[in-house]
Molecule: SAM riboswitch aptamer (S box leader)
Organism: Andreesenella formicacetica
RNA sequence: CUCUUAUUUAGAGUGGUGGAGGGACUGGCCCGAUGAAACCCGGCAACCGGCACAGUAUGUGCAGUGGUGCUAAAUCCUGCAGCAAAGCUGAGAGAUAAGAG
Numbered sequence: 001c002u003c004u005u006a007u008u009u010a011g012a013g014u015g016g017u018g019g020a021g022g023g024a025c026u027g028g029c030c031c032g033a034u035g036a037a038a039c040c041c042g043g044c045a046a047c048c049g050g051c052a053c054a055g056u057a058u059g060u061g062c063a064g065u066g067g068u069g070c071u072a073a074a075u076c077c078u079g080c081a082g083c084a085a086a087g088c089u090g091a092g093a094g095a096u097a098a099g100a101g
Base pairs, nucleotide, nucleotide: 001101002100003099004098005097006096007095008094013041015040016039017038021031022030023029025079027077028076042071043070044069047067048066050062051061052060053059054058075093080090081089082088083087
C1' cells in the first nucleotide's frame, strides 16, 4: 500500500510543556492568544490479548497489569443514488481494530 470482516448518534481533563494553527479531502460551518498542532501526564472505551462460565466453527460475563485506539460539534455537516421536498434510506469516502497478501 491492497484485500476481507466488524464497528463508526455512547464515553473521556479548569493538568504540564509548547507557541499558530486545527477539524482527512471538496464545498460549508466551526474551533483557536480566555492558547491551535505536537509531546507528557491524566481519563474513556473494551477491538485483539487475559481470566471465568456455557448449550464450545461460537456465545455470555469479569478485570483493565499487556498490544492498539480515542479524548469539541453524529465520522461536525456535505459530496453519489432513490423519493416533489423537509427529511429519510442506501451507497461511496474516511477512521479504528483484527486477519490475509